A computed fold for a 1539-nucleotide RNA from Aliikangiella coralliicola, annotated as small-subunit ribosomal RNA.
Its Rfam family is "Bacterial small subunit ribosomal RNA".
RNA sequence: AAACUGAAGAGUUUGAUCAUGGCUCAGAUUGAACGCUGGCGGUAUGCUUAACACAUGCAAGUCGAACGGUAACAUAGCUAGCUUGCUAGCUGAUGACGAGUGGCGGACGGGUGAGUAACGCGUAGGAAUCUACCUUUUGGCGGGGGAUAGCCCGGAGAAAUCCGGAUUAAUACCGCAUAAGCCCUACGGGGGAAACGAGGCCUCUCCUUGGAAGCUUCGACCGAAAGAUGAGCCUGCGUUAGAUUAGCUAGUUGGUAGGGUAAAGGCCUACCAAGGCGACGAUCUAUAGCUGGUCUGAGAGGAUGAUCAGCCACACUGGGACUGAGACACGGCCCAGACUCCUACGGGAGGCAGCAGUGGGGAAUAUUGGACAAUGGGCGCAAGCCUGAUCCAGCAAUACCGCGUGUGUGAAGAAGGGUUUCGGCUCGUAAAGCACUUUCAGCGAGGAGGAAGGCAUAAUGGUUAAUACCCAUUAUGAUUGACGUUACUCGCAGAAGAAGCACCGGCUAACUCCGUGCCAGCAGCCGCGGUAAUACGGAGGGUGCAAGCGUUAAUCGGAAUUACUGGGCGUAAAGCGCGCGUAGGCGGAAUGUUAAGUCUCAUGUGAAAGCCCAGGGCUCAACCUUGGAACUGCAUGGGAUACUGGCAUUCUAGAAUACAGUAGAGGGAGGUGGAAUUUCCGGUGUAGCGGUGAAAUGCGUAGAGAUCGGAAGGAACAUCAGUGGCGAAGGCGGCCUCCUGGACUGAUAUUGACGCUGAGGUGCGAAAGCGUGGGGAGCAAACAGGAUUAGAUACCCUGGUAGUCCACGCCGUAAACGAUGUCAACUAGUUGUCGGUCUUAUAAAGAAGAUUGGUGACGUAGCUAACGCGCUAAGUUGACCGCCUGGGGAGUACGGUCGCAAGACUAAAACUCAAAUGAAUUGACGGGGGCCCGCACAAGCGGUGGAGCAUGUGGUUUAAUUCGAUGCAACGCGAAGAACCUUACCAGGUCUUGACAUCCAGAGAAUCCUUUAGAGAUAGAGGAGUGCCUUCGGGAAUUCUGAGACAGGUGCUGCAUGGCUGUCGUCAGCUCGUGUCGUGAGAUGUUGGGUUAAGUCCCGUAACGAGCGCAACCCUUAUCCUUAGUUGCCAGCGCGUAAUGGCGGGGACUCUAAGGAGACUGCCGGUGACAAACCGGAGGAAGGUGGGGACGACGUCAAGUCAUCAUGGCCCUUACGACCUGGGCUACACACGUGCUACAAUGGGCAGUACAGAGGGAAGCGAAGCCGCGAGGUGGAGCGGACCCCAGAAAGCUGCUCGUAGUCCGGAUUGGAGUCUGCAACUCGACUCCAUGAAGUCGGAAUCGCUAGUAAUCGCGGAUCAGAAUGCCGCGGUGAAUACGUUCCCGGGCCUUGUACACACCGCCCGUCACACCAUGGGAGUGGAUUGCACCAGAAGUAGCUAGCUUAACAUUGGGCGGUUACCACGGUGUGGUUCAUGACUGGGGUGAAGUCGUAACAAGGUAGCCGUAGGGGAACCUGCGGCUGGAUCACCUCCUUA
Repeated sequence: AAACUGAAGAGUUUGAUCAUGGCUCAGAUUGAACGCUGGCGGUAUGCUUAACACAUGCAAGUCGAACGGUAACAUAGCUAGCUUGCUAGCUGAUGACGAGUGGCGGACGGGUGAGUAACGCGUAGGAAUCUACCUUUUGGCGGGGGAUAGCCCGGAGAAAUCCGGAUUAAUACCGCAUAAGCCCUACGGGGGAAACGAGGCCUCUCCUUGGAAGCUUCGACCGAAAGAUGAGCCUGCGUUAGAUUAGCUAGUUGGUAGGGUAAAGGCCUACCAAGGCGACGAUCUAUAGCUGGUCUGAGAGGAUGAUCAGCCACACUGGGACUGAGACACGGCCCAGACUCCUACGGGAGGCAGCAGUGGGGAAUAUUGGACAAUGGGCGCAAGCCUGAUCCAGCAAUACCGCGUGUGUGAAGAAGGGUUUCGGCUCGUAAAGCACUUUCAGCGAGGAGGAAGGCAUAAUGGUUAAUACCCAUUAUGAUUGACGUUACUCGCAGAAGAAGCACCGGCUAACUCCGUGCCAGCAGCCGCGGUAAUACGGAGGGUGCAAGCGUUAAUCGGAAUUACUGGGCGUAAAGCGCGCGUAGGCGGAAUGUUAAGUCUCAUGUGAAAGCCCAGGGCUCAACCUUGGAACUGCAUGGGAUACUGGCAUUCUAGAAUACAGUAGAGGGAGGUGGAAUUUCCGGUGUAGCGGUGAAAUGCGUAGAGAUCGGAAGGAACAUCAGUGGCGAAGGCGGCCUCCUGGACUGAUAUUGACGCUGAGGUGCGAAAGCGUGGGGAGCAAACAGGAUUAGAUACCCUGGUAGUCCACGCCGUAAACGAUGUCAACUAGUUGUCGGUCUUAUAAAGAAGAUUGGUGACGUAGCUAACGCGCUAAGUUGACCGCCUGGGGAGUACGGUCGCAAGACUAAAACUCAAAUGAAUUGACGGGGGCCCGCACAAGCGGUGGAGCAUGUGGUUUAAUUCGAUGCAACGCGAAGAACCUUACCAGGUCUUGACAUCCAGAGAAUCCUUUAGAGAUAGAGGAGUGCCUUCGGGAAUUCUGAGACAGGUGCUGCAUGGCUGUCGUCAGCUCGUGUCGUGAGAUGUUGGGUUAAGUCCCGUAACGAGCGCAACCCUUAUCCUUAGUUGCCAGCGCGUAAUGGCGGGGACUCUAAGGAGACUGCCGGUGACAAACCGGAGGAAGGUGGGGACGACGUCAAGUCAUCAUGGCCCUUACGACCUGGGCUACACACGUGCUACAAUGGGCAGUACAGAGGGAAGCGAAGCCGCGAGGUGGAGCGGACCCCAGAAAGCUGCUCGUAGUCCGGAUUGGAGUCUGCAACUCGACUCCAUGAAGUCGGAAUCGCUAGUAAUCGCGGAUCAGAAUGCCGCGGUGAAUACGUUCCCGGGCCUUGUACACACCGCCCGUCACACCAUGGGAGUGGAUUGCACCAGAAGUAGCUAGCUUAACAUUGGGCGGUUACCACGGUGUGGUUCAUGACUGGGGUGAAGUCGUAACAAGGUAGCCGUAGGGGAACCUGCGGCUGGAUCACCUCCUUA
């Protein structure tokens, strides 16, 4: 100098956010256990369970210097046998010593934690006590006696043991003497003790080898006084949980007297009094040894009480005393009980919770070891003996600490493994190889310290008469070690003998492959696994720790998640429904005093160890050790006096009283009034009334309803009326009277802190409900009927009883709400309203200002998770009370209290989940609202649905009927065209490097022709043929053969994918940057006012800009111009023809195809905001996007497609590949979609006649002519096309006919005959002709398309294609009707609102019932544990009494035995309490991928919901009464803000 250096978060509720709130994790720790693994050493630790039972051995003995002695051993001597020595005997003579008497110690040490909630423990004190051994002081230690163990003899018994006789000693026992202290006392007096033993000396006395006496030393012994140590007792304070334990107590509380004890005391007894304890928790119940400390924590705390240390309790269970200084005694005694053992059945013995060890229990905890060498203890003078205390060793990775398993170099980046995008990457300098080192282990050698003492000898000192003895010190000598083959050191050899475990989805460091396929499995939480799993299992790689690593269990932490430090309660859990008030808590101003709290100083204590600091010792560390600090506490003493408290005296600001006023649905009682409903009576009067979404039940011709008059009765009080008033709350409303409470205002006076809050307590307390008695008009649970409905125990309707009303008495609950406890103080404003007072000015009404008490709105600061609150706080503070601690179970069960009952109050647990919840956000949705759009509806036109046929689909069938598409958005779809092929399917027949691609080797040109077998694929035979380039080696192309790499797959997965496509939707939206706002998700922009087809544009605006979409740019069409003029055109000029641009010519026109122009709300008027824009008009070919097309934002649907193509993965490989023939995709009871043709006269038939556009054509279109009724055949001109051909357009127009019929409609079906294509029309083509002539007479419910050149109708062309369209894609001709409008249906857009939805309403979600499992309540009871009371009983023992028996010294008032009384353990009987287990049956609760019934809640959830209460019902629930908004929507009133 130092000694307190110390505070972290994460995952999980949601689509996302913030908050609340639980669950879980990361850390540290352990007397641990389990799994895998295991080299060495040091230091610690090791039955947490059965205080369960114990075999065996040991754990407490010692003293011969107390004693009589001599069983064993040794020495010595003697004797005998016999003999160089051995054996036997004798002698206590010596060393010693079994058993015994006696002393001291067995009360320590060692174990355990059952009991104990207690003066047991901790801490601080106290007075009425004892204390062996030890220390000091003091006084003694004289003189006697009789016994008794042992030994011997005898007896009983199996044994344990016991009995009798004889004999004997003492430091055993008993008297006598003495008494300085001591004890008792009546103060006179009385009482009471002892023990000797050992060593040495011989100066003095006596015998005399030697002893006695004596002297001396040491140790015992007795009395007393003190000390030390130890022990006993008392007190303050502290010391677990439960109130679902609230009253407990008769020796109980106190006193007096006595007894008892070492000692105070009801400790005990008698008497007297009636006390004592308790909400500051008595009593009872449950649990528990307490502490220093230990673990954790920043701390405060929390948990714990192994090892070590202090205290207590216990020793098989219960009781008891004896001995002793000390015990009611772990290895002592007696009794009772349970258990075990021995037994000759008569009796006996025992107590490991000492150390080892055994069985048992258990997840689990060691050797029947060595030594007294050290430390300590007992005995002893001592040597020494004993010591399972202790020291050591053994076992165990049980914990902590340390060390090692090598070091350097080494790239061909080896082999091998893994993976791969096939290039590589990685294990990896890792290995091998080379060069070194040798800790530890191994072998060998050496080798401390733990040893101090004790003994012998000698010397010195003390003692003494003394040179003995004894004691102390010193020197010398020989000695004492369990551990131990110690630690440590040296040598030898050689990389030699030495690495595992867990993890790798996030939290949390660490990633890939294979296998598996919601299986197997994982999981601490969230969660993984259903065919590409970094989450399962294996592997490779990696990460972490390391002789360990993980798991499980447990504690603290994180958790501010019980909040003292350090939380909350409007809506998340949480303010009692509201007052009054007791205890308690808190309390205005001043002065004095006191010093309890408070502060300060000192003293004592706070054991040691531990923690901390600084040193020291083991090589370091763990560990050990020295000193310090600390122990935050308690007690005592001194001091301070601001604050709090006590006491005293004052004060008036709090509070209260008196006086004068004011407002009021404040309360209670009694009267009284009118309107209305209903009923009754009477009059008028006639057929309906009533009710509903619509009806019916009901009432009415016996006269209703309506209307007029009269009467009765009950209940409630319109307007005024108002976020107005009053009240503590519940609540209170016509008017009048009486009684009565509170509030406010003003001014003065009085009292003088009298105050605030308030556990228990007590009072009030809506509605419903209960009891008794009244009353009963209306309304109306229950109930009845009618409707609605799938049902309707409801909503709606018609009736209707309790009840609603009154009186008295209960109940005591509500969303009893401002979801906001009461009181006090402080903190911006503005503006209403109710009640007062004052001031100003005023004639009055009224006004302005100030102040005060209520009641509203907005709002600053501040607060809040946000919403919001904001002087009426949810702001800032103070006082007191109540309440909360995840969701469910449950405000339930049990118990208790209250109640007539209904029920209320108080109030758990098991079990189960990882959430439940609040506020706000974005969406989506609503049988919410507003605005707007769309062939969405409406207005129209034409269809579908009925018929026949075509075509597609489903289904069925089949060997196969290949596959895909399935609401809109599959179904004339893929397929722009299945007879073979296609073809993917089926049957049969074949091939296996393959039908197709690349590489290698060999051979041959390729190729073509003929022929045989076969259904063909294919197999065989014969023949023709020799090409191109060349550096002459060969090469290219092609065919065949062979081997292997490989090919091939329309096999699976569109839920692994790319690409492409559909759809919402050509809907007007979807976003971003910067800025701003918000804690944040997010918002703003994008909302608002207008406008548009449009997020189109304008204006406004915390936004300013931008992007993808819209629009435009592109194509086409409508008008014009320019240019060009063949194959197109022909006005004018000519030629020619029966006629025709046929010809010469022409570019004018049409047209063709290039380029331009044109349309922009540009102009005018009006409306609008001086805008955007809209309406109307002019001009114009066209007018407000002119018409049409292409073009499809961010995204949604795991939408469609692996069978167009591409592609990951998987699968097949003489087959799931390839080839061939035949069949199938074309089936047919049926159902649906899409079409065609019709049902006819706006038509059919026949005849005549007119006008298009856009296309196509060479393996093609194919003209004219001729043949055929026709399909077609023949023919072969022209044309790769403004030239030729397909090619006749049709509806239309003109004329004739048919006359409403199954027809001159309709054309299916069928028979016959043909044509064409094709290798081939049987299954299975199209067309033609003749004949046949079906259904069908306009189509149910329902449903589709279309807004103008559109619908409708008419024909024409093309792709595909050998052939085969009613489909598809195009083209033109003719050519309408209607739209008032946006209420409704559908879809969509924007804003807003509600939400318990977010897989987003096809959502969510409630209850009964059925099934399985789990825990739990009740339950006739049954069994145990514990306990209260009453009684019986009474062992051992102690105490009291005692006629009997006995007793050496003594001879007694003694002892012993016996008897008896009291107390009392075990035990027993009866009756209660508490608690545990179990129980037929039963109640609800919880949980459980796919059960049943409904649909109660969330949106206005389709009857708004919820709370309390009552009734009813399969169930959610329904209904009545009162209450709440935590109800949507619309309207009104009032108030506020802005203007």
The sequence was found in a public genome assembly.